């Protein structure tokens, strides 16, 4: 440096199907109520609505939907893949700030699970991710012990640019 390959409640993606989002958004309708009001916000602008009662509430008769999660199943797979988020692009009436979404350098994470009046994203009592702590395992190295030897048990510790196997 090539090929192969190994971890285990292992990774991902995909349609399906569940739930949640929500009895919310939003459609009519009634009644209130009275001037300003729309599209996450804010500022500018445009443009629409608006005493032929808008916007807001409150009840009623339908009533979603993304985006997040869970299951199994198929399919790639073993830096699987995940997290951040410089920069790009998209959407969001326009424009700036901003928010949502993909893509994404450098970085960081050995896997999983469990705990947390923590922090952050989230509608969330789900889920993710930092962080912090606890176990379980794979791997290697380095000390003991015991074996002829293979190697096995035990503590420590290091990281996937790791480990094992052929070249």
């Nucleotide at each position: 440096g090539a090929u192969a390959g190994a971890g285990g409640u292992g990774c991902a993606a995909a349609g399906a199907u569940c739930a949640u989002a929500a009895g919310u958004a939003u459609a009519c309708a009634a009644u209130u109520u009275g001037a300003g009001g729309a599209g996450a916000a804010u500022g500018a602008g445009a443009u629409c609505c608006a005493a032929u009662g808008a916007c807001a509430a409150u009840u009623g008769u339908g009533g979603a939907a993304a985006g997040g999660g869970g299951u199994a199943u198929u399919u790639g797979c073993c830096g699987a893949a995940g997290c951040c988020a410089a920069a790009a692009g998209a959407a969001u009436c326009u424009c700036a700030u901003g928010u949502u979404c993909u893509u994404g350098a450098a970085g960081c994470u050995g896997g999983u699970u469990c705990u947390g009046c923590u922090g952050u994203u989230g509608a969330a009592u789900a889920a993710a991710u930092a962080c912090a702590g606890a176990a379980c395992u794979g791997u290697c190295a380095u000390a003991u012990a015991g074996g002829a030897a293979a190697c096995u048990a035990u503590a420590u510790g290091g990281a996937g640019g790791g480990c094992u196997a052929u070249c």
Lysine riboswitch aptamer from Priestia aryabhattai, 167 nucleotides, folded computationally. RNAcentral holds the sequence, with entries from MGnify. The model forms 100% of the base pairs in the Rfam consensus.